[in-house]
RNA sequence: GACCGACAAAGGCAAACCAACCGAAAGGCUGGGGCGCAAAGCCAAAGGGUCUUCAGCUCGUUAUAGAGCUAUGACAGCCUGGCUGCCGAA
Numbered sequence: 001g002a003c004c005g006a007c008a009a010a011g012g013c014a015a016a017c018c019a020a021c022c023g024a025a026a027g028g029c030u031g032g033g034g035c036g037c038a039a040a041g042c043c044a045a046a047g048g049g050u051c052u053u054c055a056g057c058u059c060g061u062u063a064u065a066g067a068g069c070u071a072u073g074a075c076a077g078c079c080u081g082g083c084u085g086c087c088g089a090a
Base pairs, nucleotide, nucleotide: 004088005087012037013036017032018031019030021028022027035077041083042082043081046080047079048078049075050074051073056069057068058067059066
């Protein structure tokens, strides 16, 4: 230094759920909370996957309603990948 990861030390993050706010929604964000996490730090214009459908398109209707499709929206705590990083027993 690389791989690796202790019932180590020092610290860190924070699922569900609850409340305020933002958003059409998915979801985000702040506080509480704590299921878990050695990258649960960052990247969604690296690939795949998943979620949503305001707008748009198609169908439908007298007109609504309604149905289907579509990401440019979202998830990094779904997987692979990229970048960066604390500690050091075996």

Predicted 3D model of a 90-nucleotide RNA (c-di-GMP-I riboswitch aptamer) from Firmicutes bacterium UBA993. The organism belongs to Bacillota, within Bacteria. Of the family's consensus pairs, 95% are formed in the model. The sequence was found by an Rfam model in a public genome assembly.